Description
The part of an RNA shown here (large-subunit ribosomal RNA, domain II) has 687 nucleotides and comes from a Flavobacteriales bacterium. Rfam family: Bacterial large subunit ribosomal RNA. Lineage of the source: Bacteria > Pseudomonadati > Bacteroidota > Flavobacteriia > Flavobacteriales.
[in-house]
Context: one part of a larger RNA
RNA sequence: ACCUACGAGUUACUCCUCUCUAGCAAGGUUAAGUCAUUCAUUGACGGAGCCGAAGCGAAAGCAAGUCUGAAUAGGGCGCAUAGUUAGAGGGGGUAGACGCGAAACCCGGUGAUCUACCCAUGACCAGGAUGAAGUUCCAGUAACAUGGAAUGGAGGUCCGAACCAGUGUCCGUUGAAAAGGGCUUGGAUGAGUUGUGGGUAGGGGUGAAAGGCCAAUCAAACUGGGAAAUAUCUCGUACUCCCCGAAAUGUAUUUAGGUACAGCCUCAAGUUUAGUGUCAUAGAGGUAGAGCUACUGAUUGGGCUAGGGGGCUUCACCGCCUACCAAACCCUGACAAACUCCGAAUGCUAUGACAUAUACUUGGGAGUGAGGGCAUGGGUGCUAAGGUCCGUGUCCGAGAGGGUAACAAACCAGAUCAUCAGCUAAGGUCCCCAAAUUUAUACUAAGUUGAUCUAACGUGGUCUGAUUGCAUUGACAGCUAGGAUGUUGGCUUGGAAGCAGCCAUUCAUUUAAAGAGUGCGUAACAGCUCACUAGUCGAGCGAUCGGGCGUGGAUAAUAAUCGGGCAUAAGUAUAAUACCGAAGCUAUGGGAUUACAGAUUUAUCUGUAAUCGGUAGGGGAGCAUUGUAGUCGCACUGAAGGUGUUUCGUAAGAGAUGCUGGAGCAGCUACAAAAGAAAAUGUAGGU
Repeated sequence: ACCUACGAGUUACUCCUCUCUAGCAAGGUUAAGUCAUUCAUUGACGGAGCCGAAGCGAAAGCAAGUCUGAAUAGGGCGCAUAGUUAGAGGGGGUAGACGCGAAACCCGGUGAUCUACCCAUGACCAGGAUGAAGUUCCAGUAACAUGGAAUGGAGGUCCGAACCAGUGUCCGUUGAAAAGGGCUUGGAUGAGUUGUGGGUAGGGGUGAAAGGCCAAUCAAACUGGGAAAUAUCUCGUACUCCCCGAAAUGUAUUUAGGUACAGCCUCAAGUUUAGUGUCAUAGAGGUAGAGCUACUGAUUGGGCUAGGGGGCUUCACCGCCUACCAAACCCUGACAAACUCCGAAUGCUAUGACAUAUACUUGGGAGUGAGGGCAUGGGUGCUAAGGUCCGUGUCCGAGAGGGUAACAAACCAGAUCAUCAGCUAAGGUCCCCAAAUUUAUACUAAGUUGAUCUAACGUGGUCUGAUUGCAUUGACAGCUAGGAUGUUGGCUUGGAAGCAGCCAUUCAUUUAAAGAGUGCGUAACAGCUCACUAGUCGAGCGAUCGGGCGUGGAUAAUAAUCGGGCAUAAGUAUAAUACCGAAGCUAUGGGAUUACAGAUUUAUCUGUAAUCGGUAGGGGAGCAUUGUAGUCGCACUGAAGGUGUUUCGUAAGAGAUGCUGGAGCAGCUACAAAAGAAAAUGUAGGU
């Protein structure tokens, strides 16, 4: 991992509640027990008791009323009746209460053959090195002291086997081993190592202390019991079809992943036109917008002018000036969620008409109470977020199908079933790939582009619009020629001559034209050039503001790409006509649900209309398994079971038949359940 078997809403109760069925009914009913008869799901008796028929009040008590109260007021709870017994089912309660699952807590025992420490009694430590005290002799001293040489053999001394330990590294890591092996390393006469026997026990021991160790288990051992502890948590929870179909919100919560009540779903009964939409009419309101010499506040520039600052003047007072600050006022510009002289659209309320088919009340059963995306009105944030918090709508959730390469939500569209029929939507029509290599006019040259994605700023790329200037009295560009004189203007300066800088009546003259000079250049001149003019040439040439498509800006980690091939259109823009294209619509046929009508055979048929996506969940109808009772049957001329084939039914499933098998087993009507497995890191066995 697979196969087979087992595996989860059960059972009990003098309990509560609702629905259905049956009996009786202002009543209903027996329990224990007794008797009788048959051995049965029996009959009779038994009225103890229980529920109901009257309530209100704390109570005395009163009573269709009563309590409160001074009250004959008002108000609260009642009255104008339907219950009860039994059975079945839905839900609740108490019990382990749908199943499995803790970590833990408590009680009683068992453990120191592992290991920690201790007690008693034993054992063990090759060899080598160092050479303390003491002693002896010699020297030495007044005597000590002191020195030297021998001897001696101390030490948590040194080196190093056994032994004990476990430093570094390699191997091992489903190991040879549930802690080892190789090499290396520390201690090795000591706080040493070790044998045997004994002691300390679980909130306890022991601990040279690591929360270490106490039998491969330790921040409280193991074992039996309380015990099916508890689990607002996780996982699992088994056949089919039909109808409806949510929620992720509000309030509260030692509450936030739980729960209670409400909201939203379903089923039953009832009320009856309440519900919803459109139109018309009548209303309340202060949002969007707008406005502000209409308030509150904030505010640009200017004017006018109190007050202040500064300056001048004066002995002082007075006074004058001010590109300074500035109230009020005037003009001008403009702001506001907590401003409003104003003020919509929607929405809301009411009435009426029309349309539609809901709405509400009571009761049974729920689930939900983590929501999310998009669009839009806002708050928050950075007018950040696939952010967060509200309002409105929609979709996903619980929604399949088509398109978008792929892609919960954006586009199209809501799947009852069948069909080798048709029409369309979004989106597409060169090939992959169904349908135009369609028509017309433009643009793009960048493979820009070809459905996720790009900016500020730049761009004499190119197409186009508008305005404007010059031009056959010859424009623009090119070429030829001129571009002069007073004068080197004045000043400044070492120099300043058109061209460092300053000044300005930047003048005047000759001219076709020529600046007291546009730039380069020189130390200063010189030189080159421009403005300006003539000639040549011969038709358009400039400037400004827009628009389209391009271009630079352009950057992500393994080579690249529009989905790909590829494409100069098969790109972009504007028009047009065909076609393709979905579970949409239509066509044909079938099924189901609900409502209405008709018919009868009274639970069925026919017709019409509408409906039939669906998670949690509610409701309805069935299939299968095992057994019991009754009934009716089958079977050695072959039961159950197994294994093929085939038929029927919307499904769970049911039949027929071949082979096998070899003795029991169906159908129908009821009843009762150990009543359906693919999942629980499910349990056991097998492979």